[in-house]
RNA sequence: UCCCGUGUAGCUCAGUUGGUAGAGCAGAUGGCUGUUAACCAUCCGGUCGCAGGUUCGAGCCCUGCUGCGGGAG
Numbered sequence: 001u002c003c004c005g006u007g008u009a010g011c012u013c014a015g016u017u018g019g020u021a022g023a024g025c026a027g028a029u030g031g032c033u034g035u036u037a038a039c040c041a042u043c044c045g046g047u048c049g050c051a052g053g054u055u056c057g058a059g060c061c062c063u064g065c066u067g068c069g070g071g072a073g
Base pairs, nucleotide, nucleotide: 001072002071003070004069005068006067007066010025011024012023013022019056027043028042029041030040031039049065050064051063052062053061
């Protein structure tokens, strides 16, 4: 320098054909009980890496940049 993959909640990851951004764990509050743990309920959570473009509408499509991983020379 070039090619491929990847970036979504504090963490691990879903998100199908473009149509209201989700789950588990973690955290908070309450219930349960001798107490803790476990269990149950509720809540808390997001500029979808950054900037543009296309579109009535973008996490998803297109372009550039960028972090990480791998490969070629």